[in-house]
RNA sequence: CGCUCAUCAAGAGCGGCCGAGGGACAGGCCCGACGACGCCGCGGCAACCAGCCACCGCCUCCGCCAGAGGCGAGACCAGGUGCCAAUGCCUGAACGAUGAGCA
Numbered sequence: 001c002g003c004u005c006a007u008c009a010a011g012a013g014c015g016g017c018c019g020a021g022g023g024a025c026a027g028g029c030c031c032g033a034c035g036a037c038g039c040c041g042c043g044g045c046a047a048c049c050a051g052c053c054a055c056c057g058c059c060u061c062c063g064c065c066a067g068a069g070g071c072g073a074g075a076c077c078a079g080g081u082g083c084c085a086a087u088g089c090c091u092g093a094a095c096g097a098u099g100a101g102c103a
Base pairs, nucleotide, nucleotide: 002102003101004100005099006098007097008096013042014041015040016039017038021031022030023029025092026091027090028089043084044083045082047081048080049079051077053074056072057071058070059069060068061067088095
């Protein structure tokens, strides 16, 4: 970079540096010297994947209780990415972003 699948109306701050554009693209409409965007530090949110495992349900073993094993779901904790203006800001597009897998 490409393909497949899923999701994108919720949520999320403070400080420092830089200095003029930014919100992918087009048309709008917004944000921005009251310092946006970007970078750094601390913090936070919780979408996917992975881990741990309380509680719960089902099945099997077992004469019963108890116990053991397997499967499913799964809070708390917590890892890998991601994210922390506006419904992916609205509309359009064989458009974009994120996660997982594949090559």